[in-house]
RNA sequence: GCGUCUGUAGCUCAGCGGAAGAGCGCUGCCUUGCCAUGGCGGAGGUCGCGGGUUCGAAUCCCGCCAGGUGCU
Numbered sequence: 001g002c003g004u005c006u007g008u009a010g011c012u013c014a015g016c017g018g019a020a021g022a023g024c025g026c027u028g029c030c031u032u033g034c035c036a037u038g039g040c041g042g043a044g045g046u047c048g049c050g051g052g053u054u055c056g057a058a059u060c061c062c063g064c065c066a067g068g069u070g071c072u
Base pairs, nucleotide, nucleotide: 001071002070003069004068005067006066007065010024011023012022013021018055026042027041028040029039030038048064049063050062051061052060
């Protein structure tokens, strides 16, 4: 330098056009003599960045950035 994959909540990941979810973690209440377990809630996301297409984009297209990987 070229190809390819990945980038979504604190962490690990789903979601692939109708606009964001799970597990773990954090937190309030209940349960307990206390803790743990368990039950019911809650907070937390410019979906890497900038454009474009579309009535509508995390999702499609282009460029860029970062990381993995292959080739030279």
This is a predicted structure of a 72-nucleotide RNA (transfer RNA) from a Myxococcota bacterium. Its Rfam family is "tRNA". From the family's description: Transfer RNA (tRNA) molecules are approximately 80 nucleotides in length. Its mean pLDDT, the model's own confidence on a scale to 100, is 82. The RNAcentral record of the sequence draws on ENA.